[in-house]
Predicted 3D model of a 73-nucleotide RNA (transfer RNA) from Demequina salsinemoris.
The sequence was found in a public genome assembly.
It matches the Rfam family "tRNA". It is annotated as a transfer RNA.

């Protein structure tokens, strides 16, 4: 220098061939217990990496960039 993959909740990751963003763990509250752990219920928590383009509408499609991982020379 070239090619490929990835970036979504505090963490690990799904996701929609364009129309409300989710799970597990964690956190908080409540239930329960004599009390704790375990267990049950609920809630909070997101500029979907950044900028631009297409579109009525973009986390999703296109372009560029940044960061991370891998490969080639």
């Nucleotide at each position: 220098g070239c090619c490929c993959c990835g970036a979504u909740a505090g963490c690990u990751c799904a996701g929609u061939c364009g129309g409300c963003a989710g799970a597990g763990c964690g956190u908080u509250u409540c239930c329960a217990u004599g009390g704790u752990a375990a267990g049950g219920a609920a809630a909070a928590g997101g500029u979907c990496c950044a900028g631009g383009g297409u579109u009525c509408g973009a986390u999703u499609c296109c372009c560029u960039g940044u960061c991370g991982g891998g490969g080639c020379u």